[in-house]
Context: one part of a larger RNA
RNA sequence: CCCUCGUUUAGGAACUCGGCAAUACAGUGGCCGUACCUUCGGUAUAUGGCCUACCCCGGUUUCGCAAGAAACCAGGGGUCAAAGUUAAUGAUUUCAAGCGACUGUUUACCAAAAACUUAGGUCCCUGCUCAAGCCGAAAGGCUAUGUAUAGGGGCUGAUGCCUGGCCAGUGUCAGAACGUUAAGGGGAGGUGUGAAAGCACCGAACCGAAGCGCUGAUGAACGCCGGCCGUAACUAUAACGGUCCUAAGGUAGCGAAAUUCCUUGUCGGGUAAGUUCCGACCUGCACGAAUGGCAUAACGACUUGAAAACUCUCUCAACGAGGGACUCGGCGAAAUUACAAGACGAGUAAAGAUGCUCGUUUCCCGCGGCUGGACGAAAAGACCCCGUGAAGCUUUACUACAACUUGGCAUUGAAUUAAGUGUGCGUUUGCUUAGCAUAGGUGGGAGACUACGAAACCCUGCUUUCGGGCGGGGUGGAGUCACCAAUGAAAUACCACUCUAAUUUACGUUUAAUUCUAACUCUCGACCUUAUAUCAGGUUGAGAAGACAGUGUCUGGCGGGUAGUUUGACUGGGGCGGUCGCCUCCUAAAAUGUAACGGAGGCGUUUACUAAGGUUGGCUAGGCUGGUUUGGAAAUCCAGCUGAUAGCGCAAAGGCAUAAGCCAGCUUUACUGCAAGACUGACAAGUCGCGCAGUUACGAAAGUAGAACUUAGUGAUCCGACUUUCGAUUGUAGGAUCGAAGAAGCUCAUCGGAUAAAAGUUACUCCGGGGAUAACAGGCUGAUCGGAUCCAAGAGUCCACAUCGACGAUCCGGUUUGGCACCUCGAUGUCGGCUCAUCGCAUCCUGGGGGUGGAGAAGCUCCCAAGGGUUUGGCUGUUCGCCAAUUAAAGCGGUACGUGAGCUGGGUUCAGAACGUCGUGAGACAGUUCGGUCUCCUAUCUACCGUGGGCGUCUGGAAACUUGCGAAGACUUUUCCCUAGUACGAGAGGACCGGGAAAAACGAACCUCUAGUCUAUGAGCUGUUCUGCCAAGAGCAUUGUUCAGUAGCUACGUUCGGCGAGGAUAAACGCUGAAAGCAUAUAAGCGUGAAACCUCCUUCAAGAUUAGGUUUCCUUAUUAGCCGCCUGGAAGAUGACCAGGUUAAUAGGUGGCAGGUGUAAGAUCCGCAAGGAUUUAAGCCAAGCCAUACUAAUCGGCGAUUUCCGA
Repeated sequence: CCCUCGUUUAGGAACUCGGCAAUACAGUGGCCGUACCUUCGGUAUAUGGCCUACCCCGGUUUCGCAAGAAACCAGGGGUCAAAGUUAAUGAUUUCAAGCGACUGUUUACCAAAAACUUAGGUCCCUGCUCAAGCCGAAAGGCUAUGUAUAGGGGCUGAUGCCUGGCCAGUGUCAGAACGUUAAGGGGAGGUGUGAAAGCACCGAACCGAAGCGCUGAUGAACGCCGGCCGUAACUAUAACGGUCCUAAGGUAGCGAAAUUCCUUGUCGGGUAAGUUCCGACCUGCACGAAUGGCAUAACGACUUGAAAACUCUCUCAACGAGGGACUCGGCGAAAUUACAAGACGAGUAAAGAUGCUCGUUUCCCGCGGCUGGACGAAAAGACCCCGUGAAGCUUUACUACAACUUGGCAUUGAAUUAAGUGUGCGUUUGCUUAGCAUAGGUGGGAGACUACGAAACCCUGCUUUCGGGCGGGGUGGAGUCACCAAUGAAAUACCACUCUAAUUUACGUUUAAUUCUAACUCUCGACCUUAUAUCAGGUUGAGAAGACAGUGUCUGGCGGGUAGUUUGACUGGGGCGGUCGCCUCCUAAAAUGUAACGGAGGCGUUUACUAAGGUUGGCUAGGCUGGUUUGGAAAUCCAGCUGAUAGCGCAAAGGCAUAAGCCAGCUUUACUGCAAGACUGACAAGUCGCGCAGUUACGAAAGUAGAACUUAGUGAUCCGACUUUCGAUUGUAGGAUCGAAGAAGCUCAUCGGAUAAAAGUUACUCCGGGGAUAACAGGCUGAUCGGAUCCAAGAGUCCACAUCGACGAUCCGGUUUGGCACCUCGAUGUCGGCUCAUCGCAUCCUGGGGGUGGAGAAGCUCCCAAGGGUUUGGCUGUUCGCCAAUUAAAGCGGUACGUGAGCUGGGUUCAGAACGUCGUGAGACAGUUCGGUCUCCUAUCUACCGUGGGCGUCUGGAAACUUGCGAAGACUUUUCCCUAGUACGAGAGGACCGGGAAAAACGAACCUCUAGUCUAUGAGCUGUUCUGCCAAGAGCAUUGUUCAGUAGCUACGUUCGGCGAGGAUAAACGCUGAAAGCAUAUAAGCGUGAAACCUCCUUCAAGAUUAGGUUUCCUUAUUAGCCGCCUGGAAGAUGACCAGGUUAAUAGGUGGCAGGUGUAAGAUCCGCAAGGAUUUAAGCCAAGCCAUACUAAUCGGCGAUUUCCGA
């Protein structure tokens, strides 16, 4: 020193994030008594008060024949102690708030909670011949041998009062007319080929489900629930009004809240003082109604605030006990380790050096301690960034798949009806105008029909262009129509074929509904396998259901249920923002080129036959001044001056008058095939182009022309499609396929383009890397920050400078916020507090001075000065700050924002949970809230604090006493009194200088006093075991507990200290005094002057290797002396130191005394007994003092004077 314990004066939470921890009070015994609130059960042992031992008497009950025994207590009397549940065991309580109703559950190993659960509420699904739901590939199983009072799922979470508005979005449910829609059906039409038949292919209309669209419902489904302006007789506010938007605009209740940023809101309460707490207010950043709202008794190892009591939590520590640590004996690890011969300061250096430079210091080696450093150890940093890393999770990312669902076909049969459709037969149908008339077309045709009943009339069906047409029935009883004529494009009777539209019927086909039974499925019975089988299979019978279901296949939908993936780069870290290709200018440093998240702008085209192209010819703009009808600042015209400022489709630059600008004529070279040679690029690309051939335009010609004054106006490759009198071929021909050339298809704009096709989240995280890159600290810088100086406009009545000082200027510092990204990511632990400090001075106090707008006192300001000092509390995690009370003062900074191998862990910053807000969601928040493992019993080196051994200190040895190079410590201040109520002052007030007395804090020593402790001192007491019993004792129960307490150690106690002086100085003030005949404190010279400096004071100190000095002893003797060993110690880890070792009081013992406790035991007497009295101030007693050899200090070892030469 650590761990575990005991005790503690005075104070009593002042400690601290927080009464953490611990103690004490109390003590599930008895009696009395008990509030608020309440769900009437509770709360409640509420809180609070009193009693408790032992003995005797008395009483009651039970047992017993009785004697008696046991148990108990309404009662009475007595005894002892400081203390009677005497030890052990064994609730602290109250007030108030939040959250959760409660008991319960949870992260085994950092979170026990407000999280989960819960009873209760509500919504959704489920009617059972496979319930819904779930597991499974299926068979099968759970649910359940249950059946809606049942089962499953979601949300909420006892109870009380309640639960508002919105159906626009999303979801769910319902609907089915229409639109859209797959496979399939259908098949107009077309294509290829072929002589054809045919074969093959494409394929429109139409039919064709769910889904989606569409319509509606639904919130205890996911969810959502506004803005602006004005207005009342002070002001303020706005019941009120206006207006815009919405699906609807937040109702009740609550509200700075687990939610409030600003914020420590404001007011009130509590406190001396309250960032917390309680009660209110309402300005709700960003409450709000089963993601429930608001209350709420009881409950809670929950969270928060307050109080009583209590205490070593603290002021402020002390003593004591045990176990470690330390020494000795035995046994005997570990991490770590480039090397090791491992000092300090300043500097330097990859920017913080044991190892480099300079300087300083330092004899060699241990032991005990302590942790400032070794960017200590440990763990290839978990934060941050990066990786075309990983994984978990999410979703309206992408793409699949399961599941579910839809239709077709198969398994799969029969029939009826209805509707649609196709074909065949039959029957009808057809109205411009003209015409007798309702003329489908063409052809034939001169006759056709009629007693098998004509015309006409009546009834009636269908149709209608409303005129009629075609039928049926009846009466009737003999004619009617055509040809001709007329009209017209066409002429009619009658027959045939046929078109349009319709219809009967037959057949085919499609759809829908219904029915049947035989597939398929299921139920029940009998028999068999088969035995004792509620199963299974088979046979058989009955029934249900039924071509459905189920299954297979093709197909559409839905589909984070599952899976695989994607989710850009640049970047003064990353994210957010911005940007990403091309053109022009500047930066760019007079060739070219040249970067930045440097400064400015543009482009993703346009123009074509009346051109903005080509050519030939011609012309000159703009501005200013003056003049001139409407006419103005600007229209056209004239004159003058100026000279490219104009114009060139568009940005800018360069260029342009010989014009590239403007106008006109004619035109299409905005051509085909090439191309010497260059420019520019990493490449790929990009750019210019003499000249030749062909063909054109313009021009008289020379000539010019392969678009535009030039530089932007863009996209590689693959892929498929298109065009071509092109090419290739696996026997040939064709076909098919491929190629070549041409042109088209990309905001592939992340523009040299990863895919046809892609978003998020991780605090549950992981891996690989990075100090190539952030957060801390250091470094550089010094914008910001702080300080100083200069100038002096102004303020200060006057007056710049007592004091303040604008606009500006110049420096310094390296405490702020930053910038940079240089060491460290194979780890440099981060805020605050505690502890311990150390330095600077830009000084808070104290000291010395100058000035003052200094009367005194108190101040203001500046200069010197770092010796010492610089408070305690309330709130908050706070630093800071505010507040209370003091003080001489309550300084500012540095030291890795000093200090976590020193402590703490409240904050921040892992995993749990909640609120508000954001997000569809997973999740997120320099927002809040509750909770949350701080490793190393061992320190190698260095540093530091102590303490030893060796050797050295002139080549004599010793014992004492010293000097002091040097080092360290100390250094403070106030109040009061006197001088003196004096100086000063109108007064109020009130000194300098000087003298004295107390005090605070700090420090050292000590234990007489006071106080604490004192675990081998004394005594009391309880329970129990033992010594056979009584008595008396011993052990155990924390030393069992309680009361006292010696020595020692201590503080809360006592004593002492900082005094004063000298020297040299600072600021400042002077003397003499020139340079400079003066002046001048200065230049030479001489003074005064401060808590600072050097001494005087205290301590250490000759390893002060510069090793010092003095005195004494020893001299050849085992001597002077020393050591071992032993007895010990108010000395001590061990060494050491000190007292001693028989010529001895060193320790023990013994005797006496001091001192402590408090009257022992035994005996006698008194009392029924508990017990009392006497013997007795007794007995006992550790460490203290004095004395006394009774016991033990036996005995042994080391230890100079050397050699040679010279004198």
The prediction has a mean pLDDT of 82.
Predicted 3D model of a 1207-nucleotide part of an RNA (large-subunit ribosomal RNA, half B) from a Patescibacteria group bacterium.
Rfam family: Bacterial large subunit ribosomal RNA.
NCBI's taxonomy places the organism under Bacteria, Bacteria candidate phyla.